[in-house]
Molecule: transfer RNA
Organism: Desulfatibacillum alkenivorans AK-01
RNA sequence: GCGCCCGUAGCUCAGUGGAUAGAGCGCCAGUCUCCGGAACUGGAAGUCGUAGGUUCGACUCCUACCGGGCGCG
Repeated sequence: GCGCCCGUAGCUCAGUGGAUAGAGCGCCAGUCUCCGGAACUGGAAGUCGUAGGUUCGACUCCUACCGGGCGCG
């Protein structure tokens, strides 16, 4: 340099054109307990990597760029 894959919550990931973007773990609070853990209940946390484009509508499709991984040279 070229090709392919990935980027969504603190972490691991789902969501592949349509409703207020979700799950598990973690975190916070409450119930329980002598205390803690477990269990149960509730809660916080996201410019969906960036910028454009297509569309009535984009996390999703297209383009460029940024970052990471693999392969080729």